The RNA shown here (SAM riboswitch aptamer (S box leader)) has 96 nucleotides and comes from a Bacteroidia bacterium. Model confidence (mean pLDDT): 84 of 100. It was read from a public genome assembly, where an Rfam model found it. The source organism's lineage runs through Bacteria, Pseudomonadati, Bacteroidota and Bacteroidia.
């Protein structure tokens, strides 16, 4: 990398370096950003999984907006809207 299973409407700060982008990919929206984006480091926190008889501690993870929304299928009800299910993605554990 691949496969399987589960979950994804909640929650979570500050400082330093750095200096223009970022919100997974493609497209359409919409938003964040020199009142510093992304990244790295330190401390702090949140609590999904593993762990335990149960905890604590620990191993990963996470700390803008529902996975930011939508794009594929079906129903309602009619281009929109809305509900359910998919696709893809993220996280954990296991397997090869």
């Nucleotide at each position: 990398c691949a496969c399987u299973u589960a979950u994804c409407c909640a929650g979570a700060a500050a400082g330093a370096c750095u200096g223009a982008g970022g919100g997974a990919u493609c497209g359409g929206g919409c938003c964040c950003u020199g009142u510093g984006a992304a990244g790295u480091c330190u401390u702090g926190g949140c609590a999904a999984c593993c762990u335990u008889g149960a905890a604590a501690a620990g191993g990963u993870g996470c700390c803008a907006a529902u996975u930011c929304c939508c794009g594929c299928u079906u129903g309602u009800a009619a281009u929109a809207a809305u509900a359910a299910g998919g696709a893809a993605g993220a996280u954990a554990a296991g397997u090869u």